The RNA shown here (transfer RNA) has 73 nucleotides and comes from a Pseudomonadota bacterium.
RNA sequence: GCCGGUGUAGCUCAGUUGGUAGAGCAACCGCCUCGUAAGCGGUAGGUCGGACGUUCAAAUCGUCUCACCGGCA
Repeated sequence: GCCGGUGUAGCUCAGUUGGUAGAGCAACCGCCUCGUAAGCGGUAGGUCGGACGUUCAAAUCGUCUCACCGGCA
């Protein structure tokens, strides 16, 4: 330098014929218990790496760009 992959909640990851963003764990509150853990119920938490574009509508499509991983040279 060229090619490919990954980037979504604090962590691990889902989410592709474009249509209001989810799970588990963690956090917080409550139930249970003499108490703790476990278990059960609930709550909060995300400008979907960044910018621009296409579209009535973008995590999803296009261009550029950043970070990390891999391959080739």

Rfam family: tRNA.